This is a predicted structure of a 75-nucleotide RNA (transfer RNA) from a Patescibacteria group bacterium.
RNA sequence: CGGGGAAUGGUGCAGCCUGGUCAACACGCUGGGUUAAAGGCCCAGAGACCGCGGGUUCAAAUCCCGCUUCCCCGA
Repeated sequence: CGGGGAAUGGUGCAGCCUGGUCAACACGCUGGGUUAAAGGCCCAGAGACCGCGGGUUCAAAUCCCGCUUCCCCGA
């Protein structure tokens, strides 16, 4: 320098191809129940507007463009 992939709660990830109402699930966290207590189990809740900046659209995590960081391949 060229090509490919990834970035979404505290963590791990799904959702993207095929745009659509409150971004799902697990772990963790908070409160309550159960227990003598803890663990386990049950119930409820908080927590991400999706790496950054633009564009298209009635509507963008999703499509298009540029950029940043990381990983792989090639030179």
Model confidence (mean pLDDT): 85 of 100. Its Rfam family is "tRNA". Rfam links the family to the GO term triplet codon-amino acid adaptor activity.